[in-house]
Context: one part of a larger RNA
This record gives sequence, C1' cells and structure tokens, in this order.
RNA sequence: GCCAGUGAGUUUACUGUCAUGGCGAGCCUAAAUGCAAGGGCAUGGAGGCGAAGGGAAACCGAUUUCCCGCAGCAUAGCGAUAUGCGAGGGGAUGGGUCUGAAAGGGCCCCAGUCAUGGCGGUAAGGCUAGAAUCCGAGCGAUCUAGUCCUGGGCAAGGCGAAGCUGGACGAAAGUCCGGUGGAGGCCUGAAGCGAUGCUGACGUGCAAAUCGUUCGUGUGACUUGGGAUUAGGGGUCAAAAACCAAUCUAGCUCGGUGAUCGCUAGUUCCCACCGAAUUGGAUCGCAGUCCUGCCUAGGCAGAGGUUGCUGGCACUGUAGAGCACCGAUAGGAUGGCAAGGAUCCGAAAGGGUUCACCAUCUCUUCGAACUCCGAAGGUGCGAGCUCCGUAGAAGCCUAGAGGCGGGUUUGUGUGGGGUAAGCCUCACAACCGAGAGGGGGACAACCCAGACUGGAGUUAAGGCCCCGAAAUGUUGGCUAAGUGUCAAACAAAAGGGCGUCUUCGAACAGAGACAGCAGGAAGGUAGGCUCAGAAGCAGCCAUCCUUUAAAGAGUGCGUAACAGCUCACCUGCCGAGCUCGGAGGCCCCGAAAAUGGACGGGGCUCAAGCCAGCUGCCGAUACUCCAGACCUUCCCAAUAGGGAAGCGUGGUAGGUGGGCGUGGAGUUUGGGACGAAUCUGGGUCGUGAGAUCCAGUGGACCGAUCUCCAUUGCAGAUACUGGU
Repeated sequence: GCCAGUGAGUUUACUGUCAUGGCGAGCCUAAAUGCAAGGGCAUGGAGGCGAAGGGAAACCGAUUUCCCGCAGCAUAGCGAUAUGCGAGGGGAUGGGUCUGAAAGGGCCCCAGUCAUGGCGGUAAGGCUAGAAUCCGAGCGAUCUAGUCCUGGGCAAGGCGAAGCUGGACGAAAGUCCGGUGGAGGCCUGAAGCGAUGCUGACGUGCAAAUCGUUCGUGUGACUUGGGAUUAGGGGUCAAAAACCAAUCUAGCUCGGUGAUCGCUAGUUCCCACCGAAUUGGAUCGCAGUCCUGCCUAGGCAGAGGUUGCUGGCACUGUAGAGCACCGAUAGGAUGGCAAGGAUCCGAAAGGGUUCACCAUCUCUUCGAACUCCGAAGGUGCGAGCUCCGUAGAAGCCUAGAGGCGGGUUUGUGUGGGGUAAGCCUCACAACCGAGAGGGGGACAACCCAGACUGGAGUUAAGGCCCCGAAAUGUUGGCUAAGUGUCAAACAAAAGGGCGUCUUCGAACAGAGACAGCAGGAAGGUAGGCUCAGAAGCAGCCAUCCUUUAAAGAGUGCGUAACAGCUCACCUGCCGAGCUCGGAGGCCCCGAAAAUGGACGGGGCUCAAGCCAGCUGCCGAUACUCCAGACCUUCCCAAUAGGGAAGCGUGGUAGGUGGGCGUGGAGUUUGGGACGAAUCUGGGUCGUGAGAUCCAGUGGACCGAUCUCCAUUGCAGAUACUGGU
C1' cells in the first nucleotide's frame, strides 16, 4: 500500500416551537398500593399547568360598538359583474391596572392541557480522535552522580629533590666538586582510562555513537570488580540546569481522566425543491463568539414592489474658488503721540520731532478648526419608463441555518497611494467562489453560453493549407522585413530612414525644363584698406561701371604671393517631364541573456501576412423540433389515475421533502433436504439507493405486509484489530 472486520450528532432532565391525537374552561396525574404477568389494568387529586391582569406593596380589577373586507355562502344575471351575509384578518373607538396634578406613557383585555413525535436551546464527557500540562499513590541508583566498605591494576625507559658520605677551601658560618640516594598531583611511553583534529570510514551501519588514524592522560584529585547507600520539587553534582535505566528546566508506572484545546484531521445510503455568506455593530477582540443583514421551512396577509434609467421639487457646504467676515501676511501712504525708547528746547514743569505701536486707506500672499461664493455627487419625496408580482408583491410571526480569512491580468470611477508590480487600497457592477459546455495552445474568474434526460437540426464566440471539423474561396490594395502569422488586451519609446505606396500644395518646363556632355565664364582692376606679400578666394570697408548670349569686385580647391582648376551665370547638343515641401499606409534602424528554441507546431511570401469588401461552410450541454422524467399551478377525480399550462428543473455551505437498505420487536401471512442463508455468473425492473428472477455453488434455515424501536449504511481520521 491493499483486503476484511470495527469505526464518529447519542442519552437523560428541564425548556422553546411545530405537527398529530385525546379531552376542553378545564387538562394531567406523581410516588405508592392492589391485581395481572403478551408488558398492562385499577386505585391514588397530594400536586402541576391553565382559566386575569396591573402594582414593590396596600389594593383595584378587563372587549363593547362601528367601519373595511379575504376565503366561502346566498340572491340577481348567459356573462362580466352587482348586492347581502361574512368564521378568520385589519382599522378606529373602548376597557383593567400602575405611574402622574394633568397631559402622556408602561403592561394587559379569554384556550388551554396531556400524550407521542420532529427540529432547536440549557446542563451534563455531549459528534469522534489528537496535546504540552496539573495533582495523587506507587516503582526505580543492574545505566549514571556522590559517598562508604572490601579487593584488583599501572611494561619499560628518562630526569635525579632532601638526606648521607668523600674531597677542596675557609677563622667560622658555610661554599664548591665527586659519589651515594631515589623524591615527584615530574618527563617519554605499553596496558588501562579518555576523546582533539581528519569536520576520515560507516551513515536502512558491526553499532540508536561503532571503526581507523591522530591526539590527551598514564603513581594519581588515577583506574577498576564486588557489596552498600542517597528518590522525584527529591537525590546527586570540581556546576554542564549535567546525571538519576537509550527518558530530565523536574524520572517512570498507574490513577484523577473521556483533563482541557477558540487549533488540526475525520464524520458512513439515494432522489427531489430552494439556496447563501465572507457586510454592519460589539467583544482582553482580531484563527473565536454574540447581535444584525443575506439563505431555508411553515404560517398570517392580500396588491403592490422596484436597488435600474429619465425628468421635477427640497436639503447640503465638500472639491474648487475667494478675501466680503474672523485670523494670519510683505510693502507703501495718511493720521495719532496716552504708556515705552531715542533725540532736541528748557533750571524744572512742560513742549517739539522721530522709532516702535495704534488706526484708516491702498496694494501683496494665505487658512482643518475663515466664507461674499460654490460644483460634480449624495440624501429624501413624488412622477414616468423598465423589470418583478394573484403560479401570491410589500409587510409581519415562528422555527432551522450556514456565514462573519473571500478572490479576479475583468469593466467603470482615466478613483486614492506608488517609478512600478500577478503591488496596497476604496466604491459600484459582473464573474469565480458555488458554474459545467464551446473558444482562447495548455490556463478559477477574457469571449460565447447558464448543463433535467435521449435523439435530430441550426447557429454563437471562434475558425476553414496540414496536425484538426470547415475555402489552398473571391475582389481590390499594401508588405520583402519570415515583418507578420498575437486582427480587445497579452508590450516596446524618444529619435531617425533618397525603403516603398497613396495623396495634397508650390516652382520650372517644346519660347526646350531636370540630369549629363561640350563651349564660354571678359574689361576698368592686382577695387580701397591692411600687409613682408593680400592680385575674386588671411582680415576690414565698400560691392560700382563697361562689353555682353552671359560672367560675383566672386562658390569651392589651390599659390609664399601670382598662376592653374572649378562654381554661380550664359550658349550648344539632347528631347519630356522634373524639383521642393506637407500628410497618410506598410516596412526598416533604434532592439542585449544565459544548451538550439519557439507564430500551439509543421510550415507560409500576387500569402497560409496586413488593410478594405463579398460569398459559402465548420463550430457548444446555446436556440429550434421530436420523445421522455420530475416540479409547480389549474381541471376531472380519493393522496391512485388522466389531461392542460409553465412567467419551471447548474449548484458549495446550508435548510426542507420523499424514499432505499441493515439489526431487533409486535401483527398478519409465506418459503425450505423436490434444497434456506451464502457465494459466482447472467437476465429483467427502477432516475437512484436498490429490487427481483434464472443457472451453478452450498447444505439449514429464510422471508413478505403493516407498525414500532435502533449500538442502522464508510474510502479516507500518519484511524483501531487481524491478514497479506
């Protein structure tokens, strides 16, 4: 891993609500007792709930009338409809009590109760499994730490302390030399003990710490056998929070114990109907929970609802703008001089001038807590349109949820932040979530399109050379770059291009343009100045005249300066367009990344590329048709059955309804040695869970109907047990 078996919303009490049933202003018994023993019957009224509420209490003490009107009924009418009655329902009025001076306000104004069942809540282990913990009682020192008792072990070599002794010297103390001696937590190094490096070997190992080599120690605070002792908040510790049996910042075993966990995993048959949310508020709250919104079921009710679009009316003080108020602000002008500074006159008093300051005016710049102004937008009311609604709107009541981590290369607001991001963030919509199918190479949210089932046809998006269904279709252009083949997005810019196409404007041109070739391109004059020189051509100033078809006081080379070549300009030859500028299309450069590599690929060039048309075809679970199923409503009818219609049938969490199967009990009724259950193979029926039949196997039990009760359904839980 696989297989088989086991394996998770249960039980009790109380309680809320709904359904069914009994009785009903009442309803019910509990313990207990008696009888019975097919699971009851009787007695038992203690007691409980209810019939009246309000008030702390004293105390006081309730629904009558009118209107509207659903279903239904009656009458009239062929009918639409009208009228009347109208359970229930709605409204108004009224009543009880408390408070209050009153007004007003609060609560209340007649159906319960018992049983059973469904779904919830509370308390309990409370769907199952899972911690690290905490506490108690015991068991451990055969490992290891310390201590005690009793034993064992330490090759060999080296160094050579004290003491002793001989000699020398000395007055002596003593010193020196030799010998002897054999000290030492001394040295080298076996055994032993340890464990530094190779970060070696090995690394499903020989081994849950080993092997090799190297290294430390190796007469000591050494090492070791045996025996004893210290025990869990305790031991022991030359101290590492080390060690206390592969376990230690508190051992192990059992118990409290099903500890607790807002976290994680798992949670078992089918079909049908509806179908979310990830918002707002609160929280020692942010992985949770509670309330609300959104979903479901049932009920009441009975005609409206409308979130979208377009006008209307009302409200508003933001963005912006402005300086009219308030506050701030730079300069100037005028005025003032009471207090302060300076200065002048004066003995002083006092006075004058001026600065600062104050006021006014003018001009300048500003403001979240300024506003003379003021959008877009927003909110409310009302109207029209749209859409939803008697197949039941809005609203309300009761019960059950889920959910409270959302997401998007989408659209809009060209929203806010950011250089930007598959970035962060806001609002609305759509989509994914919970949405299949077709397209997009593949691809949750992009395009088409909302899947009940089967069949046929037609289209959508997108495509039609081959892969690969359908055009090697058609008309006219463009592109030479394999540009492209990305035709919404999925990348390219500024800036360049005598690449090429289209178009517009202007100039010149058979009185000959443009280009080419040929000829001329002169004289005054070497203009003047400057300068060594300056002669068209270093530089400065001026830039005329003549001859001419034309020729500058000179366009560029050139010279030291001249010369020389050339250009403008003119003529000839030639013979039809040519030159400049603007706009647009495609294309090119700009353009660099890791194996050779990416239009999905092959490949494609008057295209299989791009632009603009046209025609045909392919292509979805879309649409249409046929057949069928279910649901909802209506009709006939009993809920069976038949018919019609549909403004029905995607679906996670979740709600609701109806079923299938398993074990047991009761009831009625069956099968079986002429072969039960089981197993294997097959047929048939059912949307399905499943059912049934046949054959074989097997060899003794097994069903069906109706009802009840459950230890009632497995693929998952590193699930449990067993097998393999």
Molecule: large-subunit ribosomal RNA, domain II
Organism: Nitrososphaerales archaeon